[in-house]
This is a predicted structure of a 143-nucleotide RNA (c-di-AMP riboswitch aptamer (ydaO/yuaA leader)) from a soil metagenome. Its mean pLDDT, the model's own confidence on a scale to 100, is 79. The model forms 96% of the base pairs in the Rfam consensus.

């Protein structure tokens, strides 16, 4: 040697500010890191209608991802709103685990009828936000 977050490092351009460097944009490309899609095996496979039966067709309620961020209760009037728990989350300043006390969050977005798990393989993201505070105990590293 600060914090939530994957969100960080190289790099190219007979592109543009600008004739050049240097820097800013702006169009890539790499590496890490971070998510979604996809077999086999396994799991899972609603409800009603059409039809002699098989297949099928049709409608309802719908499904899924990201992320701790979920479930409940209570006020009213479903929704919106608030408040009180609570699943999980994060901080406490060298770092990891344990435990202990303290302080916080427990939120938002996106897909479009579609998707379990998932080897090859594919496709996406690498932001945006904050702090003036700065407890303890063991162990094992580090500088």
């Nucleotide at each position: 040697u600060g914090c939530c977050g994957a969100a960080u490092c190289c790099u190219g351009g007979u592109g543009c500010g600008u004739a050049c460097c240097a820097c800013g944009c702006c169009c890539g490309g790499g590496a890490g890191c971070g998510g979604g899609g996809g077999a086999a095996c396994c799991a899972a496979c609603g409800g009603g209608g059409c039809c002699g039966u098989c297949u099928g067709c049709c409608c309802c309620a719908g499904g899924g991802g990201c992320g701790a961020a979920u479930c409940g209760g209570c006020g009213a009037g479903u929704a919106c709103c608030g408040c009180c728990g609570u699943a999980g989350c994060g901080c406490u300043g060298c770092u990891c685990u344990u435990u202990c006390a303290g302080c916080g969050c427990g939120a938002g977005c996106c897909c479009g009828a579609c998707a379990g798990c998932u080897a090859a393989c594919u496709c996406c993201g690498u932001a945006g936000g904050c702090c003036c505070g700065a407890g303890a105990a063991a162990g094992a590293g580090g500088a």